This is a predicted structure of a 375-nucleotide RNA (Bacterial RNase P class A) from Sphingomicrobium sp. Taxonomically the source falls in Sphingomicrobium (Bacteria, Pseudomonadota, Alphaproteobacteria, Sphingomonadales). Rfam family: Bacterial RNase P class A. It is annotated as a ribozyme. It is recorded under the gene name rnpB. RNAcentral holds the sequence, with entries from ENA. Model confidence (mean pLDDT): 75 of 100.
[in-house]
RNA sequence: CCAGGCGGCCGGGCGACCGCGGCCCUUUCACGGGGGCGAGGAAAGUCCGGGCUCCACGAAACGAAGGUGCCGGGUAACGCCCGGCGGGCCCCGAGCUUGUCGAGGGGUUCAGGGACAGUGCCACAGAAAGCAUUCCGCCGGUCUUCGGGCCGGUCAGGGCGAAAGGGUGCGGUAAGAGCGCACCGCGGCUUCGGCAACGAAGGCGGCAUGGCAAACCCCACCUGGUGCAAGACCGAAUAGGGGUGGCACAUGGGCCUGAUUCGGCUCGUCACCCGGGUUGGUCGCUUGAGCGGCGGGGCAAUCCGUCGCCUAGAGGAAUGGUCGCCUAUCCCCGCAAGGGGUGGACAGAACCCGGCUUACAGGCCGCCUGGCGUU
Repeated sequence: CCAGGCGGCCGGGCGACCGCGGCCCUUUCACGGGGGCGAGGAAAGUCCGGGCUCCACGAAACGAAGGUGCCGGGUAACGCCCGGCGGGCCCCGAGCUUGUCGAGGGGUUCAGGGACAGUGCCACAGAAAGCAUUCCGCCGGUCUUCGGGCCGGUCAGGGCGAAAGGGUGCGGUAAGAGCGCACCGCGGCUUCGGCAACGAAGGCGGCAUGGCAAACCCCACCUGGUGCAAGACCGAAUAGGGGUGGCACAUGGGCCUGAUUCGGCUCGUCACCCGGGUUGGUCGCUUGAGCGGCGGGGCAAUCCGUCGCCUAGAGGAAUGGUCGCCUAUCCCCGCAAGGGGUGGACAGAACCCGGCUUACAGGCCGCCUGGCGUU
């Protein structure tokens, strides 16, 4: 210098004019004038955890349903974050016995509790898929018409498969087999290291029921529902309801009843008061697990101390438009220097906060790995 990976940050700048929504100041009420503020890293999906709100509920325990699941730490909490352990994959690689070797290191990823509690499943292929099995082959015995048949042993070899009852080698055997032995793997014990997950070393065991729990299940832990259209308050005109008082009260209206007679019930208006509701208004509403600087603890997530700051709050819902200069990017011309054109990604708060996920033109910084060049 180039390429790749991971992480963090930014995500157009300056100016002018015209507008929009709150707040403050000012003005003779209003109109008006001035000042200051006005989207994001995701405001998105609404997936997880909380604050707040109302509803339900004696408490506790047990159960149902749902969720989480290695260990330690962080946090208000989490299924989030950090660090570690173990497994898988990739890369580098000391070293030698040069290999399908490999101490050690780095990156990345994991729904990473339990498979002697029980149940269930293991497609296709294959003879056989779970206290398994003999298709080909090998070995022994026996029969033979000499092609082979039957009985027994075997899983070492072939074949099927994701998986066939540890692997390699030597011995052993009729052929074989942990049948015996060495090493590796595995299980368990002891000691040591670590808070722990776990690791290391040394004995022991011939290997002991393979896998799947994003199948039921078992174990441990967690969880009531609702969502700001939550919820609280004020309450006009007008139309209803109720009460008190004044006036009026039938030759009338309505109902029982379709009509008539008879009969029964009932009514209007004014003033004041009380109560509920609609439109509307106010609160909730943004000072908060807040942001920034400095110092300190910690590998880190993050925590502590101190100083400073206030940073949208609308309610069909403001945060916009036009122009000028510059510029990242992209396109074209050119060997190059350079010139011309274009002109900013994803996206838009609605009670708030912490996460996760998804979308995103482009730029900057840091770390790691590899290659090339120079010393």